The RNA shown here (transfer RNA) has 77 nucleotides and comes from a Bacteroidota bacterium.
The coordinates come from a structure-prediction model, not an experiment, and the mean pLDDT is 81.
Its Rfam family is "tRNA".
NCBI's taxonomy places the organism under Bacteria, Pseudomonadati, Bacteroidota.
It was read from a public genome assembly.
[in-house]
RNA sequence: GCGCUUGUAGCUCAGUUGGAUAGAGCGUUGGAUUCCGGUUCCAAAGGCCGGGGGUUCGAAUCCUCCCAAGCGCACCA
Numbered sequence: 001g002c003g004c005u006u007g008u009a010g011c012u013c014a015g016u017u018g019g020a021u022a023g024a025g026c027g028u029u030g031g032a033u034u035c036c037g038g039u040u041c042c043a044a045a046g047g048c049c050g051g052g053g054g055u056u057c058g059a060a061u062c063c064u065c066c067c068a069a070g071c072g073c074a075c076c077a
Stems, first nucleotide, its partner, number of pairs: 001073007010026004019057001028044005050066005
């Protein structure tokens, strides 16, 4: 340099043929329980869906450019 894959909550990941308000587990916070803590139970907070632009009535999902990570190939006295 070329090609492919990935990027969604603090972490690990779902998300169907493009459809209504984007979810789960863990973690965090508050409460219940307990002498205290753990366990267990209840509740809550937490998201520019990597960024810009486009298509569409409607985009996490399709197109395009860019960024980051990984893999393969090529190049390199």